[in-house]
The RNA shown here (c-di-GMP-I-GGC riboswitch aptamer) has 111 nucleotides and comes from Thermincola ferriacetica.

RNA sequence: CCCGAUAAAGGCAAACCCGUCGAAAGGCGGGGACGCAAAACCACGGGUCUAAAGCGUGGUGGCGGUUGGCCACGAAACCGCUGUAAUGCUAUGACAGCCGGGUUGCCGGAG
Repeated sequence: CCCGAUAAAGGCAAACCCGUCGAAAGGCGGGGACGCAAAACCACGGGUCUAAAGCGUGGUGGCGGUUGGCCACGAAACCGCUGUAAUGCUAUGACAGCCGGGUUGCCGGAG
């Protein structure tokens, strides 16, 4: 240095519950232990999660315009604008206890 013991001293803390921040994913604090030889730190690569803002579609509405031999009423079609239930896309958000990578660290039996 590699390696990871039914070793020794320790360390961290999943799910869940409470509080708190956040639109959410999720973070922080307390309790609690499923587990972890880096479950210490870092978003560099991949992957996964969320979708506030943004962009699009849009049932049901509202307004305007066009279509008739003329006027009025009405229906239908088309076009434009607008609001909204619902829905799609997207990270500048998140995950290091998803994988890889980088940095640092305790112990030393066997090899």
Of the family's consensus pairs, 91% are formed in the model. It matches the Rfam family "c-di-GMP-I-GGC riboswitch aptamer". Rfam links the family to the GO term cyclic-di-GMP binding. The sequence was found by an Rfam model in a public genome assembly. Its mean pLDDT, the model's own confidence on a scale to 100, is 81.